[in-house]
Context: one part of a larger RNA
Molecule: small-subunit ribosomal RNA, 5' domain
Organism: uncultured bacterium
RNA sequence: GAACGAACGCUGGCGGAGUGCUUAAGACAUGCAAGUCGUACGAGAAAGCCGACUUCGGUUGGUGAGUAAAGUGGCGCACGGGUGAGUAACACGUGGAUAAUCUGCCUCGAGGUCUGGGAUAACCCCGGGAAACUGGAGCUAAUACCGGAUGAGACCACGACGUCUUCGGGCGAUGUGGGAAAAGAUGGCCUCUCCUUGGAAGCUAUCGCCACGAGAUGAGUCCGCGUACCAUUAGCUUGUUGGUGAGGUAAAGGCUCACCAAGGCUCUGAUGGUUAGCUGGUCUGAGAGGAUGAUCAGCCACACUGGAACUGAGACACGGUCCAGACUCCUACGGGAGGCAGCAGUCGGGAAUAUUGGACAAUGGGGGAAACCCUGAUCCAGCAACUCCGCGUGAGGGAUGAAGGCCUUCGGGUCGUAAACCUCUGUCGGGAGGGAAGAAAGUCGUGUGGAAAACAUCUGCACGGCUUGACGGUACCUCCAAAGGAAGCACCGGCUAACUCCGUGCCAGCAGCCGCGGUAAUACGGAGGGUGCAAGCGUUGUUC
Numbered sequence: 001g002a003a004c005g006a007a008c009g010c011u012g013g014c015g016g017a018g019u020g021c022u023u024a025a026g027a028c029a030u031g032c033a034a035g036u037c038g039u040a041c042g043a044g045a046a047a048g049c050c051g052a053c054u055u056c057g058g059u060u061g062g063u064g065a066g067u068a069a070a071g072u073g074g075c076g077c078a079c080g081g082g083u084g085a086g087u088a089a090c091a092c093g094u095g096g097a098u099a100a101u102c103u104g105c106c107u108c109g110a111g112g113u114c115u116g117g118g119a120u121a122a123c124c125c126c127g128g129g130a131a132a133c134u135g136g137a138g139c140u141a142a143u144a145c146c147g148g149a150u151g152a153g154a155c156c157a158c159g160a161c162g163u164c165u166u167c168g169g170g171c172g173a174u175g176u177g178g179g180a181a182a183a184g185a186u187g188g189c190c191u192c193u194c195c196u197u198g199g200a201a202g203c204u205a206u207c208g209c210c211a212c213g214a215g216a217u218g219a220g221u222c223c224g225c226g227u228a229c230c231a232u233u234a235g236c237u238u239g240u241u242g243g244u245g246a247g248g249u250a251a252a253g254g255c256u257c258a259c260c261a262a263g264g265c266u267c268u269g270a271u272g273g274u275u276a277g278c279u280g281g282u283c284u285g286a287g288a289g290g291a292u293g294a295u296c297a298g299c300c301a302c303a304c305u306g307g308a309a310c311u312g313a314g315a316c317a318c319g320g321u322c323c324a325g326a327c328u329c330c331u332a333c334g335g336g337a338g339g340c341a342g343c344a345g346u347c348g349g350g351a352a353u354a355u356u357g358g359a360c361a362a363u364g365g366g367g368g369a370a371a372c373c374c375u376g377a378u379c380c381a382g383c384a385a386c387u388c389c390g391c392g393u394g395a396g397g398g399a400u401g402a403a404g405g406c407c408u409u410c411g412g413g414u415c416g417u418a419a420a421c422c423u424c425u426g427u428c429g430g431g432a433g434g435g436a437a438g439a440a441a442g443u444c445g446u447g448u449g450g451a452a453a454a455c456a457u458c459u460g461c462a463c464g465g466c467u468u469g470a471c472g473g474u475a476c477c478u479c480c481a482a483a484g485g486a487a488g489c490a491c492c493g494g495c496u497a498a499c500u501c502c503g504u505g506c507c508a509g510c511a512g513c514c515g516c517g518g519u520a521a522u523a524c525g526g527a528g529g530g531u532g533c534a535a536g537c538g539u540u541g542u543u544c
Base pairs, nucleotide, nucleotide: 001544002543003542004541006540007539008538009537010536013391014390015389016388017387018386019384020383021349026347027346028345030344031343032342035075036074037073040072041071048063049062050061051060052059053058082302083301084300092226093225094224095223096222097221098220101219102218106215107214108213109212111210112209113208114148115147116146117145123138125136126135127134128133155178156177157176158175159174161172162171163170164169184207185206186205187204188203189202193200194199195198228274229273230272235265236264237263240262241261242260243259244258245257246256247255277299278298279297280296281292282291283290284289304325305324306323307322308321327338328337329336330335355381357380358379359378363377364375365374366373367372394424395423396422397421404415405414406413407412428485430480431479432478433477434476438471442466443465444464445463446462447461448460449459450458451457488533489532490531491530492529493514494513495512499528500527501526502525503524509516510515
């Protein structure tokens, strides 16, 4: 000199863009943060309102409404969001390998979707329990569950061919045998068959379901190289190192097990200890380098602490389950409930870090055929000079160089064109009026093209109507009045830009270094003056 997620002191007008628990991965009251689908399924209220009857207590019908709430089932909950405790490691970065692998939803290709069965929740009845919850009996549905059929291809066994090969095997075509699949829903139509308003089988469209091949995306695993400090850590290792066989996994492998051998690593630093998430980047520097890893982005790890599996395409799962532990809460003492390192917020710790806000309008995500629902992701608003940037606090004229302050050699000098005064302007702030873009879609109707037997339906395009904005009556524009509301902080001995007076008297004090102060202190305190920055200025801390 530059920088900062800064803090502290004094001061503080406005706007834009960003940023905001670096400490206790401490503990958490309260609310919200993951639901959705009735076009998978069975069932299904109440209040209120209207009517009838009435012994005036009520009973009953309709509507509310196939709504609410719950249940079975599907998809999602493995994303998004948080934190950096652990980790010195194939965790990360970079480049490869997978002939050792998987991949829901999505896209493309090609094929199928036949026929049966038994349950179970909800519901109703009877219980247990303070509660959390739970036992038994009975009824019922499905795209829930389980059989049978079929099998292009896939899988398995045996046989044989071509091609490639890291010689383990891979890929392609092929013969025989084996076991294995599915689910329907919604809208429409009578062209064909049957009853003839119109329906049923059927046909058709859309969404699904099953098996296969390919792609895309995502993930797993392995390897080369790089990746902090300590030798005042020198030896470490028994599933250890390798082999054979088996098990296990989506998958190679001591990953696990049995047996066999005795290996494997190490001064090119093993092992141990300390510290630490890694990277793109960020800061500094002419660079080389050094320091760092907030925000944003990629990867990893974790979710009260430790362990475990279940479900699933995917988890060994932050707002799932089970076990153990610590802590907190409820209890009828028998037993139960909980997990903010999600967004706000509270206590605590600390020098120190914000609102228990609005909206799904946009972007994106989940569900749904869609309308739509959910979304503390996100978009916005609030607080904070915390940072960066921009603007303002007026402009021009004005010398009796006013008054006053300070200094003085008492002549004067200086603050100083500064003020007053005159003439203007109107940024910001204040008031009034107008007032966005961000909106694309969606839905209804008409026309037209495609699928189709078809004027249904589905779908593409065009036109017209209706509707959707949290921010926000915000940005922006116009008008109104008015210089009115808007300057401080540090320094002035040298380094280092800027000097005099008074007070003090080695005292009080200053100080980054050198050093000032003991009676004329440009160095302490005050004043006047000056210098430097400026809505900031200084100090402290840290890095280069």